[in-house]
Source information
The prediction has a mean pLDDT of 88. This is a predicted structure of an 89-nucleotide RNA (c-di-GMP-I riboswitch aptamer) from a Gammaproteobacteria bacterium.

RNA sequence: UUCCGACAAAGGCAAAACCACCGAAAGGUGGCGACGCAAAGUCACCGGUCUACCAGGCUCACGAGCCUCAUGACAGCGGGACCGCCCGA
Numbered sequence: 001u002u003c004c005g006a007c008a009a010a011g012g013c014a015a016a017a018c019c020a021c022c023g024a025a026a027g028g029u030g031g032c033g034a035c036g037c038a039a040a041g042u043c044a045c046c047g048g049u050c051u052a053c054c055a056g057g058c059u060c061a062c063g064a065g066c067c068u069c070a071u072g073a074c075a076g077c078g079g080g081a082c083c084g085c086c087c088g089a
Stems, first nucleotide, its partner, number of pairs: 002089002005086001012037002018031005035076001041082003045079003048074003055068005
């Protein structure tokens, strides 16, 4: 430096549910909790997915409803980039 691995040692992260707060929502943060994870570390660059406040359009019983849209979000959907602990080759 590259590759295999998670048996050992030392450890790490934390799904859902629930509680609090933030947010229009998706979702996020903290607590609690472990479904899982060998990059479940970081980054929205590509694809994908989710949401639709605003905006535009349509309808309307004028209360509102529906459609479109990412500028919002997901790194625990895949790819890519960057960085990294341990065993072994």

The sequence was found by an Rfam model in a public genome assembly. Taxonomically the source falls in Gammaproteobacteria (Bacteria, Pseudomonadati, Pseudomonadota).